[in-house]
This is a predicted structure of a 324-nucleotide part of an RNA (large-subunit ribosomal RNA, domain IV) from Candidatus Moranbacteria bacterium GW2011_GWE1_37_24. The coordinates come from a structure-prediction model, not an experiment, and the mean pLDDT is 85. Lineage of the source: Bacteria > Bacteria candidate phyla > Candidatus Moraniibacteriota. The full RNA is in RNAcentral, with records from ENA and SILVA.
Context: one part of a larger RNA
Order: sequence, then C1' cells, then structure tokens
RNA sequence: CCUUCGUUAAGGAACUCGGCAAAACAGCUAGACGUAAGUUCGCAAGAUGUCUCGCCUAUAUCGCAAGGUAUAGGCCGCAGCUAAAGAUCCCAAGCGACUGUUUAUCAAAAACACAGGUCUCUGCAAACCCGCAAGGGGAAGUAUAGGGGCUGACGCCUGACCAGUGCUGGAACGUUAACGGGAGCGGUGCAAGCCAAUCCCCGAAGCGCCAGUGAACGUCGGCGAUAACUAUAAUCGUCCUAAGGUAGCGAAAUUCCUUGUCAGGUAAAUUCUGACCCGCAUCAAAGGCGUAACGAUUUGGGAACUGUCUCAACGAAGGACCCG
Repeated sequence: CCUUCGUUAAGGAACUCGGCAAAACAGCUAGACGUAAGUUCGCAAGAUGUCUCGCCUAUAUCGCAAGGUAUAGGCCGCAGCUAAAGAUCCCAAGCGACUGUUUAUCAAAAACACAGGUCUCUGCAAACCCGCAAGGGGAAGUAUAGGGGCUGACGCCUGACCAGUGCUGGAACGUUAACGGGAGCGGUGCAAGCCAAUCCCCGAAGCGCCAGUGAACGUCGGCGAUAACUAUAAUCGUCCUAAGGUAGCGAAAUUCCUUGUCAGGUAAAUUCUGACCCGCAUCAAAGGCGUAACGAUUUGGGAACUGUCUCAACGAAGGACCCG
C1' cells in the first nucleotide's frame, strides 16, 4: 500500500451527479395507549408518537391439564426484548391504476401484460392459422362464441373535418380482355374453300362514377384594422380551406429563445413546488384531464443518523515483503 472489519474529539451531508456507502431506528405475532391529510370507505396504518418488559412471594381469576392473566409487596444488576436475531420515518411532485412479465450473460423500467372499453371480421364444411395435398388447429366450441386491430382499473369526458388514402354499399351509366356475332380490304386456289388487315355489336371483375364511414390512415390556417391615457382586442374586414384545435392541460418525460416572469422553500437554488400563458413544436382510445391504494420506479425537500466529508488517526485479520 491492497482486501475485509472495529473505534474516533468537535462539527454533522459542508461529500457527491445523487446521503452512493456506512451509521441509526429495532421483538419475523411483545403488551398497553394513541394515531393526521386523503379515500374507490376496503384503506392510508406498524402512520407519526408515548409508556412498559428480569426474578421471587402472596392473592384473585381462567383452564381437564400444560399453562395464562390481573393486582399488591419484595430482590438483584451499569444494563431485565440483558445473548443471537430483529422495520428508519415524514412532506411534495412525475409516470404507470393494481399483483404480475422482461433484455439467460451491463437496462426491471415510465417498457410488456392486465381486468375493463371500443372497432371490425366470422352463420359453421365459420372467419383465421399450419400444410403442395390429404389433413390438422380453431373446437369435440357455435355470435353471452371465435379471430384480428387499438386503448388500458376507476371518475369526468372523448370536439371539428369524408377533400386525399383505405374500407363498405350502389340491379343504372362510362371504360374493358378472351369468347361469341356481323361486315370485310387483301392473299391464294380451276373451284369448293382457306388465310386474313381493319371496323362494328355483345361482353365480368376492376377502375371511373354516386354515397356512407374517424375508438379507419390521417388533418385540425393567414393577413389587416378596431374601445375616451397607454396597452390589449370582446368586435370588424379580407384571402384560402375538407375543416381550421373544442373541453381539458400547459416553460410540461413536450418550451428553442430560457436559469421565461411572479410567488414559496434556502443566508444563497440552472433543480423542486404553486401560478401565469407569445403552446419554437399540447390536446382528446398513437386517448385528454384527474385519481385513493400500490412501486427494489424517477424528482425535490425535511427529521434522525453517521469517517460521505472538514481531515484524517489508531487498531485487528488476511495479502503484499523475507526464508523454505
């Protein structure tokens, strides 16, 4: 010096990306008391917190017993959960409702799943999937069933646009292949005939056309002016559009400018919380906004506690070193 431990004056997170690590709290069913906001009334909750705990004797009481409980008195110790083992807690916010699942071997999560919601296909020899086929699954099921897509408990809700794309429907019309029908230039042959350019008629799906459809793919404007201070613009004009983003939320897991501005917390805060709203580039099942409970989740703050640190010291064991 390294590894693993132990102790430490004063301070107590000043360390650091971050209390990482350590310390502290302390009964895997201890007893008694007491316990807030919030809430889906189940919880939150062991919330937070306070007190007690050994042994002996007596009495009462429960029990078949083993033994338990209560009260009173006494005894010992530094210490009675005497060893070992054995929860730290609180406040606020984001995300995901929850238990669960996952990158075997750097990621456990806000990702996946989920119950619930909704759309769509499927009438049974079902749709759909595997297979060249036979055949099999679906299913020894039958629309309260099965397949697929999206969303993701619950609460309040889920706006506008069908112009484009998709899908669905449409006994008409247009376009149209082969076949079929008709006309037939021309070639050839003695002829019968054969070949045959070209044109016309008929002619399915598809496409065109007409509608519908957004919890289908998607999309959801610009400029100018205006109120008796100023500022702003309820209002007006105009251009374009299929229609111009509604409710809600908002410097956000989204905000470039940006450490926006104000307020709170700190002596001091680019983080955090609450507001504001000129949203570079929020927005409603690629769901919007809330939400008790839950989380080895993410973020900020606090109590307690400490060698994380100021700032290091000492000790132990094993290495390192020497000999073999």